A computed fold for a 346-nucleotide part of an RNA from a metagenome, annotated as small-subunit ribosomal RNA, central domain. Its Rfam family is "Bacterial small subunit ribosomal RNA". The coordinates come from a structure-prediction model, not an experiment, and the mean pLDDT is 86.

[in-house]
Context: one part of a larger RNA
RNA sequence: UUGGGUUUAAAGGGUGCGCAGGCGGGCCUGCAAGUCAGUGGUGAAAUCCCGGGGCUCAACUCCGGAACUGCCAUUGAUACUACAGGUCUUGAAUACGGUUGAGGUAGGCGGAAUGUAGCAUGUAGCGGUGAAAUGCAUAGAUAUGCUACAGAACACCGAUCGCGAAGGCAGCUUACCAAGCCGAUAUUGACGCUCAUGCACGAAAGCGUGGGUAGCGAACAGGAUUAGAUACCCUGGUAGUCCACGCCGUAAACGAUGAUUACUCGUUGUCGGCAACAUAUCGUCAGUGACCAAGCGAAAGCGAUAAGUAAUCCACCUGGGGAGUACGUUCGCAAGAAUGAAACUC
Numbered sequence: 001u002u003g004g005g006u007u008u009a010a011a012g013g014g015u016g017c018g019c020a021g022g023c024g025g026g027c028c029u030g031c032a033a034g035u036c037a038g039u040g041g042u043g044a045a046a047u048c049c050c051g052g053g054g055c056u057c058a059a060c061u062c063c064g065g066a067a068c069u070g071c072c073a074u075u076g077a078u079a080c081u082a083c084a085g086g087u088c089u090u091g092a093a094u095a096c097g098g099u100u101g102a103g104g105u106a107g108g109c110g111g112a113a114u115g116u117a118g119c120a121u122g123u124a125g126c127g128g129u130g131a132a133a134u135g136c137a138u139a140g141a142u143a144u145g146c147u148a149c150a151g152a153a154c155a156c157c158g159a160u161c162g163c164g165a166a167g168g169c170a171g172c173u174u175a176c177c178a179a180g181c182c183g184a185u186a187u188u189g190a191c192g193c194u195c196a197u198g199c200a201c202g203a204a205a206g207c208g209u210g211g212g213u214a215g216c217g218a219a220c221a222g223g224a225u226u227a228g229a230u231a232c233c234c235u236g237g238u239a240g241u242c243c244a245c246g247c248c249g250u251a252a253a254c255g256a257u258g259a260u261u262a263c264u265c266g267u268u269g270u271c272g273g274c275a276a277c278a279u280a281u282c283g284u285c286a287g288u289g290a291c292c293a294a295g296c297g298a299a300a301g302c303g304a305u306a307a308g309u310a311a312u313c314c315a316c317c318u319g320g321g322g323a324g325u326a327c328g329u330u331c332g333c334a335a336g337a338a339u340g341a342a343a344c345u346c
Base pairs, nucleotide, nucleotide: 004317005316006315007300008299012314014201015200016199017198021194022193023192025088026087027086028085029084030083033081034080035077036076037075038074039073040072041071042070049065050064051063052062053061054060091191092188093187094186095185096183097182098181099180100179103177104176105175106174107173108172109171110154114150115149116148117147118146119145120144121143125136126135162169163168206247207246208245209244210243211242215241216240220236221235222234223233258313259312260311261310262309263308266291267290268289269288270287272285273284274283276281295302296301319346320345321344328339329338330337331336
C1' cells in the first nucleotide's frame, strides 16, 4: 500500500455553514467523449510460455509458434455514464393558515434566602466537631422584631418533559430575532447530498482593561488529627465566581456511536400538531423513552432514534512505551493550542 476496520479492543473531526472536489430523481431526443465490437498499423531483438532440434544428459543453445494483456488510426453499436436540448413532479425549496418550546439578544419588574448597617427587646454565652480548639462575645454577641442597603441565584411547578447545530438554555414580563412541526392547496422545477482548505460558533478554567463583590472559595494563615499531615475536618480568607468589551479554543466537548437517503416482525408509554368519533376508543405525521422478532455482534449488547440490509461523501486507525514529547512552522499578551516525528526499548 491493499485488504480490514472506527459504542466498549487503535480509530468519528466539539458543532455548524460552505467554495473547490466527489456523488446525484423520472421520461424523450440528439451526440458519440468514456464504454463495447470489427479491421489495419505498430508493439526491435533477447527474456517468459508452447512444439521441435543440437552439445552423452542438464544447464546452455538453435528453429518455429504463441504472446507482448499496450498505443495509434479507422469503421460500426448506443444499454449505461458524460455532454447538449426539451419535458415532468415524487427529492428540495417557497408562498398561505395554524401551532409549539428553559431557542437567542436587549430592557424592566418580583419574592424567599443570605450578609451587612441602624434601632429595639434581652443576658451569657455563641459557633463548630467524632471530640475539640482556633474564631466571635459584657466595648452587650448568639437569639427575636422592625427598617434600610447590597450582590448573586431563581424553591415549589419539574418530568423517564421541552428547545437548540453543538456548547448549552429555567422567577415574571415587554420588544426584537431565529427555528421546528402540522394542515390543505398553490408556485418553482432537481434548484439536491456530502464537504479537504476556509469561515463562524464553542462549557469550565485562564488572560487583558474597567467595574462589582452577598454567599461560596484555589492560594494563604490559624486550629485540630497524625509518627508526620505541605491533606481529609474546623475558623478565617485573596484571586476567582458576577457585569461590559476583547482574547483563549480546550473537555469523559459522550450516545465514548459523522452526515444524508432508502428498506426491514411486534408490544407499550409520552410531547407537539392534524383528523375522526358509538365517547368504549382510534388513525396519521414529526419528536422523545422502555421491551423485543429477524438480523448483527468477541461478548456486553444494538435492534425503524440500528451497532440490521444497502448507497454516496467526509474524518480517522494500523503493537506497547518513547510521546501528544522533540524539532520546525502557524496562532496566542501569556498560559499554551494546532500540526507532529525519530533514535532507543519490550